Predicted 3D model of a 95-nucleotide RNA (Glycine riboswitch aptamer) from a Bacillota bacterium. The prediction has a mean pLDDT of 79.
[in-house]
């Protein structure tokens, strides 16, 4: 110099579920009824570690999701939205 990859910005697209009842001008708040794709919590195996010890192949740890909870967030538009495609890319690394 500098690829693969890449946090981060930026555009295009993006599903579910009561425009539910009460107060209120909304935001909200309370009450019932429901979603799962910000976020966050769980959980297999495989594989990788730790004691023990050669009788045990059992114990304990990490170990993933669009699954699973519904703590938060949503349930007309609006905004926000996992993911998925274009654009630019800090950073490092093979070379």
């Nucleotide at each position: 110099g500098g690829a693969c990859a890449g946090a981060c910005c930026u555009c295009u697209g993006g599903a579910g579920a009561g425009a539910c009842c009460u107060g209120g001008a909304a935001a909200c708040a309370g009450g019932c009824g429901c979603c799962g794709a910000a976020g966050g919590a769980g959980c297999a195996a495989a594989u990788c570690c730790c004691a023990a010890g050669a009788u045990g192949u059992g114990g304990g740890g990490a170990g993933a999701a669009u699954c699973u909870c519904u703590c938060a967030g949503g349930c007309a538009a609006a905004a926000g939205g996992a993911c998925a495609g274009g654009g630019g890319g800090a950073u490092a690394u093979a070379u």